Transfer RNA from a Clostridiales bacterium, 74 nucleotides, folded computationally. Model confidence (mean pLDDT): 80 of 100.
RNA sequence: GGGUUCAUAGCUCAGUUGGUUAGAGCGCUUGCUUGACAUGCAAGAGGUCGUUAGUUCGAGUCUAAUUGGACCCA
Numbered sequence: 001g002g003g004u005u006c007a008u009a010g011c012u013c014a015g016u017u018g019g020u021u022a023g024a025g026c027g028c029u030u031g032c033u034u035g036a037c038a039u040g041c042a043a044g045a046g047g048u049c050g051u052u053a054g055u056u057c058g059a060g061u062c063u064a065a066u067u068g069g070a071c072c073c074a
Stems, first nucleotide, its partner, number of pairs: 001073007010026004019057001028044005050066005
C1' cells in the first nucleotide's frame, strides 16, 4: 500500500427481508422479605446503535467516506 471482518446499556451479546416503543442476561439503584447478610420477589435508572454524510415516507439494518480493534496478502 491492497483486502476481509468487528464496533448496539457499565460488561457479555441478540436484533429475521428496512416498518409501529431498541431488547436479554449479568451488574447498578430503590422497596418488600431477614435480628443482620445472602437468596428470592417487585419496581426503576442507564443507549446520539463508533463518527459524518447520502438513499428512503421510514435506517441499528442499505450506500459512501472516516476513526479504532483483529486478521490476511505484499
Rfam family: tRNA. Its family is annotated with triplet codon-amino acid adaptor activity in the Gene Ontology. Rfam classes the family as a transfer RNA. Lineage of the source: Bacteria > Bacillati > Bacillota > Clostridia > Eubacteriales.